[in-house]
The RNA shown here (Lysine riboswitch aptamer) has 167 nucleotides and comes from a soil metagenome. Rfam family: Lysine riboswitch aptamer. From the family's description: Riboswitches are metabolite binding domains within certain messenger RNAs that serve as precision sensors for their corresponding targets. The prediction has a mean pLDDT of 82.
RNA sequence: GUAGAGGCGCGAAUGAAAUGAGUAAGUUGUGUGAGGAUGACAACAAUGACCACAAUGGAAAGGUUCAUUUGCCGAAGCGAGUAAUAUUGUCAGCUAUUUCUCGUUGGUGUUGCUUUGAAUAAGAGUAACACUCUCGUAUUUAGUAUCUACUAAAUAUGGGGAGCUAC
Numbered sequence: 001g002u003a004g005a006g007g008c009g010c011g012a013a014u015g016a017a018a019u020g021a022g023u024a025a026g027u028u029g030u031g032u033g034a035g036g037a038u039g040a041c042a043a044c045a046a047u048g049a050c051c052a053c054a055a056u057g058g059a060a061a062g063g064u065u066c067a068u069u070u071g072c073c074g075a076a077g078c079g080a081g082u083a084a085u086a087u088u089g090u091c092a093g094c095u096a097u098u099u100c101u102c103g104u105u106g107g108u109g110u111u112g113c114u115u116u117g118a119a120u121a122a123g124a125g126u127a128a129c130a131c132u133c134u135c136g137u138a139u140u141u142a143g144u145a146u147c148u149a150c151u152a153a154a155u156a157u158g159g160g161g162a163g164c165u166a167c
Stems, first nucleotide, its partner, number of pairs: 001167004007073001009072009026056006035044001038092004076105006083098004106132011133160012
């Protein structure tokens, strides 16, 4: 450098379905009576803010499941920082997406805790336990070779992807 392996393996896109939810927005009425929204300004507000109740009205996004297609095996995720874009009346902030840098995690599952979420779904992080992949070490057994050693399996133990195997 090329090609591969792990397995409920890791991502993405499209379509459908359920959930979201009879919820939110909007409209009307009643009551209350001064601010409300992340902060400031502007704007709005006694021609009634915010809130509560009743009626009417009626969504959407993210997340999930199934199917299909597709990129792959640091696949990808997470944390911190940087830059840009969107979010809007303006600026900042929050949030989301993308880029770059550094660090970190082999993969999967269960449970506890924290967190995101409408959710008891599911996701993220973390700890413990279990299974599993791979490399190393030791012991035992078997086979091949025949001082030695090599291969395979089992047990124990120590590491992990910038790794491992083959050429």